Background: The prediction has a mean pLDDT of 87. c-di-GMP-I riboswitch aptamer from a soil metagenome, 85 nucleotides, folded computationally.

[in-house]
RNA sequence: GACAAGGGCAAACCCGCCGAAAGACGGGGACGCAAAGCUCCGGAGCUACCGCACGAACCUGUGCCAUGCUGGCCGAGUUGCCGAA
Repeated sequence: GACAAGGGCAAACCCGCCGAAAGACGGGGACGCAAAGCUCCGGAGCUACCGCACGAACCUGUGCCAUGCUGGCCGAGUUGCCGAA
């Protein structure tokens, strides 16, 4: 970062499976992506099992909380294809 070439990845949704959930993984499928490759280092967002506080006759609720999740939220680090302007 090209009305190039060879390609790559795969949103939503559906099925299966794991998980408390967010969500991950596999298959199908393409919304898009020049890093939509990798890494939680910084921020941001999501969930709240456990834990804490309150309430409560039972059932069971509310609030707070990341050690969980999102790299296709942004930044940062790092690696990679092509070689026109």